RNA sequence: UACUUAUCCAGAAAGACAGAGGGAAAGGCCCUAUGAUGUCUUAGCAACCUGUAUUAGCUUCAUAAGCUUGUAUAAGGUGCUAAUUCCUGCUUCGCUAAACAGCGGAGACAGAUAAGCU
Numbered sequence: 001u002a003c004u005u006a007u008c009c010a011g012a013a014a015g016a017c018a019g020a021g022g023g024a025a026a027g028g029c030c031c032u033a034u035g036a037u038g039u040c041u042u043a044g045c046a047a048c049c050u051g052u053a054u055u056a057g058c059u060u061c062a063u064a065a066g067c068u069u070g071u072a073u074a075a076g077g078u079g080c081u082a083a084u085u086c087c088u089g090c091u092u093c094g095c096u097a098a099a100c101a102g103c104g105g106a107g108a109c110a111g112a113u114a115a116g117c118u
Stems, first nucleotide, its partner, number of pairs: 003116006013042005021031003026088003043081003047078003050074005056068004085110001090107006
């Protein structure tokens, strides 16, 4: 890098350097010299893994132990700290409607993150 699975409507800041774009891609709409993006330092959040405690269930003759799931908690490993993955664009369903259009729901594609695997 590719692949598999899961999650993505919550949460979370300052300083220094530096100096122009950035929010993945298309269209919008936003952020941005009152300093964006990026790097570093500190701080924070708690998505996944992990630790601890624990409800319930299963295995076991039983205890112990182990496994599954949920809850709480910690912050060790990654990650994250504008806007629902910012919205839409694709498919489909419903409402309204003559139609266009609009509103709402579901799904897909794509993306991000984690774990595993290659």
A computed fold for a 118-nucleotide RNA from Mucilaginibacter aquariorum, annotated as SAM riboswitch aptamer (S box leader). The organism belongs to Mucilaginibacter, within Bacteria.